[in-house]
RNA sequence: GGCGUGGUAGCCAAGUGGUAAGGCAAGGCUCUGCAAAAGCCUCAUUCGUCGGUUCGAUUCCGACCCACGCCU
Numbered sequence: 001g002g003c004g005u006g007g008u009a010g011c012c013a014a015g016u017g018g019u020a021a022g023g024c025a026a027g028g029c030u031c032u033g034c035a036a037a038a039g040c041c042u043c044a045u046u047c048g049u050c051g052g053u054u055c056g057a058u059u060c061c062g063a064c065c066c067a068c069g070c071c072u
Base pairs, nucleotide, nucleotide: 001071002070003069004068005067006066007065010024011023012022018055026042027041028040029039030038048064049063050062051061052060
């Protein structure tokens, strides 16, 4: 330098056009003599950045940034 895969909450991770599931963690509440365990509730308007397409973009397109891999 070329190609490919990926970037979504504090962490892991689904979603592939109609404003984002789940788990862990965290906070609150119930329960308990106090705890632990259990149960319930809350928790992502910059889905890496900037543009484009579209009525509408996490999703499609382009460029760039970062991580990993392959080739040279």